[in-house]
Molecule: Glycine riboswitch aptamer
Organism: Sphingomonadaceae bacterium
RNA sequence: GGCACGCGCGCGGGAGAGUGUGGCUUCGGGCCACCGCCGAAGGAGCAACCGCCCCCGGAAUCUCUCAGGCCCCAGGACCGCGCGGGUGCA
Numbered sequence: 001g002g003c004a005c006g007c008g009c010g011c012g013g014g015a016g017a018g019u020g021u022g023g024c025u026u027c028g029g030g031c032c033a034c035c036g037c038c039g040a041a042g043g044a045g046c047a048a049c050c051g052c053c054c055c056c057g058g059a060a061u062c063u064c065u066c067a068g069g070c071c072c073c074a075g076g077a078c079c080g081c082g083c084g085g086g087u088g089c090a
Stems, first nucleotide, its partner, number of pairs: 002089004007084007018035001020034005036070003042066001043064003049058003
């Protein structure tokens, strides 16, 4: 130098659900409470699935909504491209 895996950063794409009611306010995209909702930060759970038949281990876009979110902004699983370095292999 090549391939594979995963990590970090940058760029692009990226859904869902109230711009509800009331109060506070430094009048700010702010804060609090109540009711109604959403699942694609994170978390938890079943275990579909995987490692290898069992044990054991890992474990989802499924489930739950603790957290988070419900005009916009921000965030955002996941996908693509680029850069950096890490591990392994012929």